Predicted 3D model of an 88-nucleotide RNA (c-di-GMP-I riboswitch aptamer) from Rhizobacter terrae.
Model confidence (mean pLDDT): 84 of 100.
Lineage of the source: Bacteria > Pseudomonadati > Pseudomonadota > Sphaerotilaceae > Rhizobacter.
RNA sequence: GUUAGACAAAGGCACACCCGUUCGAAAGUCGGGGUCGCAAAGCUUCCGGUCUACAGCUUCUCGAAGCCAUGACAGCGGGGUUGCCAAG
Numbered sequence: 001g002u003u004a005g006a007c008a009a010a011g012g013c014a015c016a017c018c019c020g021u022u023c024g025a026a027a028g029u030c031g032g033g034g035u036c037g038c039a040a041a042g043c044u045u046c047c048g049g050u051c052u053a054c055a056g057c058u059u060c061u062c063g064a065a066g067c068c069a070u071g072a073c074a075g076c077g078g079g080g081u082u083g084c085c086a087a088g
Stems, first nucleotide, its partner, number of pairs: 002088002005085001012038002017033004023028001036075001042081003046078003049073003056067005
């Protein structure tokens, strides 16, 4: 450099759920515990998808309904980018 992640080894991450005097309108996020899983479950919203709807807009029976991403998800998929370990 390349191939490919073994039933091995080192180290890493952490679903659900629980706790919190985190932030948020919400989705969700953050911290602690937890450990379903993960070889990029590192980083990045570029594309598709999903979730939410404060504000805004529309309607109207006037306190509701509908629309809407500029919000969120990288552990939904693809793309981009960086990279540990050991093996051939």